[in-house]
A computed fold for an 84-nucleotide RNA from a Candidatus Saccharimonadia bacterium, annotated as transfer RNA. Rfam family: tRNA. Its mean pLDDT, the model's own confidence on a scale to 100, is 81. It was read from a public genome assembly.
């Protein structure tokens, strides 16, 4: 230069015939248990609004397509492998 993977909460990582994004699992908070701590265990954890019901953003960036897009199409950006 060309091909071809990959990129999603605070990691780590699922969802692809297009149909409720964040399941599981480390973290974290909160409590129980314990003289304390570790361990165990139960709840809760994306962002903003809202008393609450609920509503609005959110899948590397921007555009398209569509009733509907992590998913499919274009451009693009940063990693990793192959060819030259």
């Nucleotide at each position: 230069g060309c091909c071809g993977g990959a990129g999603u909460g605070g990691c780590g990582g699922a969802a692809u015939u297009g149909g409720c994004a964040g399941a599981c699992g480390c973290g974290c908070a909160c409590g129980g248990u314990u003289c304390a701590g570790g361990g165990c265990c139960g709840u809760g954890u994306g962002g903003g609004g809202g008393c609450a019901a609920c509503c609005c953003c959110g899948u590397g960036a921007a555009g398209g397509u569509u009733c509907g897009a992590c998913u499919c199409c274009u451009u693009u950006c940063u990693c990793c492998g192959g060819c030259a």